Overview
A computed fold for a 90-nucleotide RNA from Agrilactobacillus composti DSM 18527 = JCM 14202, annotated as TPP riboswitch aptamer (THI element). The sequence is in RNAcentral, with records from Rfam and Ribocentre.
RNA sequence: AAAUUGUUACUGGGGUGCUAUCCGGCUGAGAAUAUACCCAAGGAACCUGAUGCAGAUAAUGCUGCCGUAGGGAGACGCGUUUUGAAUCGA
Numbered sequence: 001a002a003a004u005u006g007u008u009a010c011u012g013g014g015g016u017g018c019u020a021u022c023c024g025g026c027u028g029a030g031a032a033u034a035u036a037c038c039c040a041a042g043g044a045a046c047c048u049g050a051u052g053c054a055g056a057u058a059a060u061g062c063u064g065c066c067g068u069a070g071g072g073a074g075a076c077g078c079g080u081u082u083u084g085a086a087u088c089g090a
């Protein structure tokens, strides 16, 4: 100096569905306020395609395909590991 990986603080991005009237129930990290949760380029957090297709369910992105598709929000510092260069010493 570069790469890798983790992380504090800061900054930013995102979603909030189905159902059987309320309470509740289902899946999930999170189902609108949670001092929350997740994600930030090796980016499936999330969006478009999509009033999509197949399977299941009380019902729903509930599961899979779509998806090596197209988009999508960050840089510094500190630490781990690896590689390289320079200098010094033996």
Stems, first nucleotide, its partner, number of pairs: 001083003005079003010074001011040004016034001017026003046071003052065004
Background:
It matches the Rfam family "TPP riboswitch aptamer (THI element)". Rfam's curators write: Vitamin B(1) in its active form thiamin pyrophosphate (TPP) is an essential coenzyme that is synthesised by coupling of pyrimidine and thiazole moieties in bacteria. The prediction has a mean pLDDT of 76. The organism belongs to Agrilactobacillus composti, within Bacteria.